The prediction has a mean pLDDT of 81. Transfer RNA from a Methylacidiphilales bacterium, 72 nucleotides, folded computationally. RNAcentral holds the sequence, with entries from ENA. Its Rfam family is "tRNA". By type it is a transfer RNA.

C1' cells in the first nucleotide's frame, strides 16, 4: 500500500438499536487469637477519537487514531 479483526471500570470480558453489567481487584463489615480463607455490602464508565442516520446507538454508517494479523 489493500484487506479482516479489536479498542466497553485498575485488569480479562459480556451486552439483540430500548435500564452500560460479570468475574478479579478496590473500600466498609461481620468471622477468626493474628494472617489467609470465607459472608454481606458497595465505590468505581466522556463504551479509542470527531461526525452522521433514529424517538433511541456500545450496537447501525463514514472518517480519523493506535493495537493483532494476512496479502502485496
Nucleotide at each position: 500500500g489493500g484487506g479482516u479483526c479489536g479498542a466497553u471500570a485498575g485488569c480479562u470480558c459480556a451486552a439483540u438499536g430500548g435500564u452500560a453489567g460479570a468475574g478479579c481487584a478496590g473500600u466498609a463489615c461481620c468471622c477468626u487469637u493474628u494472617u489467609a480463607a470465607g459472608g454481606u455490602a458497595u465505590u468505581g464508565g466522556u463504551u479509542g477519537u470527531g461526525g452522521g442516520u433514529u424517538c433511541a446507538a456500545g450496537u447501525c454508517c463514514c472518517a480519523c487514531u493506535c493495537g493483532a494479523c494476512c496479502c502485496a